Notes: Predicted 3D model of a 1470-nucleotide RNA (small-subunit ribosomal RNA) from Trichopus zeylanicus subsp. travancoricus. The prediction has a mean pLDDT of 83. The source organism's lineage runs through Eukaryota, Streptophytina, Embryophyta, Liliopsida and Trichopus zeylanicus.

[in-house]
RNA sequence: AGAGUUUGAUCCUAGCUUAGGAUGAAUGCUGGUGACAUGCUUAACACAUGCAAGUCAGACAAGAAGUGGUGUUUCCAGUGGUGGAUGGGUGAGUAAUGCAUAAGAACCUGCCCUUGGGAGUGGAACAACAACUGGAGAUGGUUGGUAAUACCCCAUAGGCUGAGGAGCAAAAGGAGGAAUCCACCCGAGGAGGGGCUCGCAUCUGAUUAGCUAGUUGGUGAGGCAAUAGCUUACCAAGGUGAUGAUAAGUAGCUAGUCCAAGAGGAUGAUCAGCCACACUGGGACUGAGACACGGCUGAGACUCUUAUGGGAGGUAGCAAUGGGGAAUUUUUUGCAAUGGGCGAAAGCCUGAUGGAGCAAUGCCACAUGGAGGUAGAAGGCCCAUAGGUCGUGAACUUCUUUUCUUGGAGAAGAAGCAAUGAUGGUAUGUGAGGAAUAAGCAUCGGCUAACUCUAUGCCAGCAGCCAUGAUAAGAUAGAGGAUGCAAGCAUUAUCCGAAAUGAUUGGGCAUAAAGUGUCUGCAGGUGGCUUUUCAAGCCUGCCAUCAAAUCCCAGGGCUCAACCCUGGACAAGUGGUGGAAACUACCAAGCUGGAGUAUGGUAGGGGCAAAGGGAAUUUUCAGUGGAGCGGUGAAAUGCGUAGAGAUCAGAAAGAACACCAACGGUGAAAGCACUCUACUGGGCCAACACUGACAUUAAGAGAUGAAAGCUAGGGGAGAAAAUGGGAUUAGAUACCCAGUAGUCCUAGCCGUAAAUGAUGGAUACUAGGUGCUGUGUGUAUCAACCCGCGCAGUGUUGUAGCUAACAUGUUAAGUAUCCCACCUAGGGAGUACAUUCACAAGAAUGAAAAUCAAAGGAAUUGAUGGGGGCCCACACAAUCGAUGGAGCAUGUGGUUUAAUUCAAUGCAAAGCGAAGAACCUUACCAGGGCUUGACAUGCCGUGAAUCCUCUUGAAAGAGAGGGGUGCCCUCGAGAAUGCAGAUAUAGGUGGGGCAUGGCUGUCGUCAGCUCAUGCCAUAAGGUGUUGGGUUAAGUCCCGCAAUGAGUGCAACCCUCAUGUUUAGUUGCCACCAUUGAGUUUGGAACCUUGAAUAAACUGUUGGUGAUAAGCUAGAGGAAGGUGAGGAUGACGUCAAGUCAUCAUGCCCCUUAUGCCCUGGGCAACACACGUGCUACAAUGGGUGGGACAAAGGGUCACGAUCCCGCGAGGGUGAGCUAACUCCAAAAACCCAUCCUUAGUUCAGAUUGCAGGCUGCAACUCGCCUACAUGAAGCUGAAAUCACUAUUAAUUGCUGGUCAGCCAUAUAGCGGUGAAUUCAUUCCCGGGCAUUAUACACACCGCCAGUCACACUAUGGGAGCUAACCAUGCCCGAAGUCAUUACCUUAACCACAAGAAGAGGGAUGCUGAAGGCAUUGCCUAGUGACUGCAGUGAAGUCAUAACAAGGUAGUCAUACUGGAAGGUGCGGCUG
Repeated sequence: AGAGUUUGAUCCUAGCUUAGGAUGAAUGCUGGUGACAUGCUUAACACAUGCAAGUCAGACAAGAAGUGGUGUUUCCAGUGGUGGAUGGGUGAGUAAUGCAUAAGAACCUGCCCUUGGGAGUGGAACAACAACUGGAGAUGGUUGGUAAUACCCCAUAGGCUGAGGAGCAAAAGGAGGAAUCCACCCGAGGAGGGGCUCGCAUCUGAUUAGCUAGUUGGUGAGGCAAUAGCUUACCAAGGUGAUGAUAAGUAGCUAGUCCAAGAGGAUGAUCAGCCACACUGGGACUGAGACACGGCUGAGACUCUUAUGGGAGGUAGCAAUGGGGAAUUUUUUGCAAUGGGCGAAAGCCUGAUGGAGCAAUGCCACAUGGAGGUAGAAGGCCCAUAGGUCGUGAACUUCUUUUCUUGGAGAAGAAGCAAUGAUGGUAUGUGAGGAAUAAGCAUCGGCUAACUCUAUGCCAGCAGCCAUGAUAAGAUAGAGGAUGCAAGCAUUAUCCGAAAUGAUUGGGCAUAAAGUGUCUGCAGGUGGCUUUUCAAGCCUGCCAUCAAAUCCCAGGGCUCAACCCUGGACAAGUGGUGGAAACUACCAAGCUGGAGUAUGGUAGGGGCAAAGGGAAUUUUCAGUGGAGCGGUGAAAUGCGUAGAGAUCAGAAAGAACACCAACGGUGAAAGCACUCUACUGGGCCAACACUGACAUUAAGAGAUGAAAGCUAGGGGAGAAAAUGGGAUUAGAUACCCAGUAGUCCUAGCCGUAAAUGAUGGAUACUAGGUGCUGUGUGUAUCAACCCGCGCAGUGUUGUAGCUAACAUGUUAAGUAUCCCACCUAGGGAGUACAUUCACAAGAAUGAAAAUCAAAGGAAUUGAUGGGGGCCCACACAAUCGAUGGAGCAUGUGGUUUAAUUCAAUGCAAAGCGAAGAACCUUACCAGGGCUUGACAUGCCGUGAAUCCUCUUGAAAGAGAGGGGUGCCCUCGAGAAUGCAGAUAUAGGUGGGGCAUGGCUGUCGUCAGCUCAUGCCAUAAGGUGUUGGGUUAAGUCCCGCAAUGAGUGCAACCCUCAUGUUUAGUUGCCACCAUUGAGUUUGGAACCUUGAAUAAACUGUUGGUGAUAAGCUAGAGGAAGGUGAGGAUGACGUCAAGUCAUCAUGCCCCUUAUGCCCUGGGCAACACACGUGCUACAAUGGGUGGGACAAAGGGUCACGAUCCCGCGAGGGUGAGCUAACUCCAAAAACCCAUCCUUAGUUCAGAUUGCAGGCUGCAACUCGCCUACAUGAAGCUGAAAUCACUAUUAAUUGCUGGUCAGCCAUAUAGCGGUGAAUUCAUUCCCGGGCAUUAUACACACCGCCAGUCACACUAUGGGAGCUAACCAUGCCCGAAGUCAUUACCUUAACCACAAGAAGAGGGAUGCUGAAGGCAUUGCCUAGUGACUGCAGUGAAGUCAUAACAAGGUAGUCAUACUGGAAGGUGCGGCUG
């Protein structure tokens, strides 16, 4: 400090996720030791049991124990004193009666400290106790009777009240032999503690906006320790709130703690301060202090008990229990230490506290051994079978003993003479023993350190995000190995960080989320120049405070560390007190530059009201006229002989204002256009008179606000939602005809639009060029134009800058300042609820649950488009001929079958693999057989091998017999070969071409595809390769931020076409001879064959083009613009084809999925398709005669001649290893003749019978011949194919494979030999640049909606239930206060009564709980039914959007339709 994730890739925006740290944690696996900490976060739920507050006999008096007695001692009910207001627990309540910080004045204070003074004289009771007595008990009642440091009176007073007079008001003793000590009372002061008041600060939401009657203030009275509406009577009507009152929700606050660079965010366990509470409400008593955790009282709930009358209780003290929960300990020990209460003290009490126990809950420390040790052991895993790795790791040798076991010793903590240790026989130290007792967890696809094998096969599973798993998973599970941390490791939860995703530091708003539709303007914010005052802000010095602990620094103590101790320091904040005066604010005085007023001009569809006008449309009346009109892609509905449409003249009505007209004007925006008039707002220019900062922005508020819509009244020509009819269509709601509301006017509502420049307003500054509008001015001029210089407005281009890019750019989206509105992932949703507004429609404000990992912007490359442009091609068109119809051949599908082996399936499968299935082939089926195998290599044994015969069998095979004895030799053996054995292994046309190599098809012989360097761009990428021409061509030329290069194109290669040279045999023959015959001599001219070579290059001329490339016409030439044909196939696409040519990883079979054999099948047959052959005839068929090729092949072959046969063929066997011989006859063609339009003398299928050939074999299942038979078919629907010249068409010949052949196929060869091309509009395909895009698996794309089904969350809902709060009323406990003379009454007075005072009772005010109200508000739960949304594998309907998405889309509004949607009106261009 970042990283992953949207895309084919890129940049940006934006969310989600992640690496870090932390925790009172929990869970899983594992677990050796110690130190120090921590341990119910949930039910402030209920609590058995024990303990947690007592003490004082030196206050008092009974009683008891003990002793033989006295004395002493001890215990102790009760009275009395003091303490139970501390300590300890918890966080329910509390948003301020609290806390934090800083101040203040009207107060109290037991014990403690200092100090002054005092304690005199008396008196009366009550507990205990005793007797009697009620009650089950708890616990009482009556009478009698007693002490005190308990109680009372009087006196005294340095105290209190009061102006004064005057009034009120105290005490106690105890111990000791004594000194003396401890207590007591009244004052004064202090310390510490407490009460009260106030400033500032202290969570969330406005879908909580008004709240308040003791409320705010005053006076009198009361009350309190004290101030005060604290209380009360009267008076006044205040007080508080947008700087957020009130009500609601949540919450103890703080020092601190965690995170963060910091700002800051989160949090408030342990420790410490404060507050509040003590089963739930209320209340007071006592007291210095309480409205009291282990006190009282009464009410309520609960629990226990009871004799049913009544009583008792409160663990949020320490342990413990149940319950709740993911989850939190022992019913332990001691007062030894520290501290507290009482006491004179000894001492007693102390679950405070000191310790121990439990828990890896956390932090810290230590150990689980150290050294040597390669045969790199065994074993595991991997493997290319060589080896590698676990791994010096282990074993083994040696050493050590922290821990561990064990034996002795044994603390400090104890102060203050001694005594006193729970912890604890602990820490520690010292002997002995022996490597002994001690390692796990998670991860290994990327982020993120670490990789392989096996299993599994979109299954099981994994997962923080991206994602993974569909037979070769580094992602699942296991294993080996590795990485990380380590007595822990990982997961989960929560907080901060990363996150500049709430931005003060430190973000944004044209298009990504985001500028209010526009203007005015109160509050608020901000504000020109100069000079004073002041000192609020601001700056600065000092003082006080900010508890301790913590953090930080230094030092010290535990062996270190954690931990603990000591000291120091920083610093925000708050308050006080000095100083400074630049800036802001305040005060005061000025200025003119901002702003405004006045003056003079000026442009304008600015507004409002009135008047006038013509063109057009429709209607109507009259005439003319006579058959259609109208409408559409084409039609029909509709109108028309009752006279339409057309035409002419007249009349009426309503609405809108052509041309001018513009990138022109004007207004705040919406908006505004015939002409003229009245009234009226604002702007601009000029000159510079006046005011003197008067300014700017603007929450709330007000005004205005297209279209649609609403209310009332008018109006209604045209056009036109809805609606009706006619068409189209699978359907049609888009098109056509008709047509209502509305559109228009008046008055009023509504308040929204893509109300847009998708760009808030104001001010200043920052290059230019060039238009337009308004106005002024200079030169010039009679005037106008032209030219130059300003101001205001409005366009365009563009520099710097800015921007993610596109773009913007003095009219900023630049540089700055001020103010306002708004945004914080998508969708859910501008929805629900609530509130306000509206007549309504609706508008404004405006969520959440559940859900997804993206949604989005700009640009790039492709692909696509029922986008446009250019170009090519037998692509269309033109021509000729075919296919599709018939029969047959052949291939395929389908069906059938024991098997019909397999592969190929649009073009680019289908006479294809197969250049040839009777057996073989053969892979398939049935049956019979074999198992180291039919085939390969290695080992051992044996026999040479080859050969012959017999039996059995369908054959393979099995059995038996015979013959033979080789070559070589170092005499062991060896080579070759047969048989047998054993073991490694052979074998597989078994699987998947989506694991592969190789080969091939296709786009396409289309002209493309790329690279290096440079340049441009943030980048993907671009440029080059685009542009202007040209070409068959990215072919060439020119231009150009490109310059070059590669691969394709072309050329080089082969064949054909011409000449020359050379060579002449087996080919040839002009001349000379010769023969039946180029037969022979001869010739080398010709033909021909082989070799070599020449020739063609736009070279040349004219035209054209740019003086180019080229194109065009011509000459010459055998050939002319690539001369014709072939071979040659760029980068790539199609997971194209092939595992059955071959090769091959993996998987599978191994007495079988291998091998051998016989027979069958691949040849089946209702049917469908493809490719062909033969035809349908006279341009023909038959018969007879005659002529002309090329290219091939041949010795297990081709086979002449002659003979036989009608023929296929048979017999014979010359010649040829081939320019010599053979196949071999070329056919169409020519001549002659017959047939004469007929299913024929066309056509030949099918069938019968007889033969021939090949071959072991011709039935399934061959070819050929002869005779006989003589089917369909008379030129072929929709549709489709090939071809541009030696081409189509037509005609024969040959080869390969091959015993033969189903070949009509295929590969070649020659013969005869045409027609047409106007042109590129259209169809298919392709190329180039351009444009749009929501596509990138790329249009066979993407994708919105209804319906149906499932699940999820949520709104409404007759209602129902519950809680809190509030209001009113009823009842009214306890209690304080007040009143009352009904009852009672020791102290003092009086004393016979009685009085004061006190107590009880009663009454009154108040008052908790409770009750009532069909009470109100708010919240939660639930609810028949119902609405919408979201998510789901491949459901149904249509296709709305993205391309001109096939009707451009979209916004507001209205109507309408199964649904997307459609239409009307107005707006926008996205």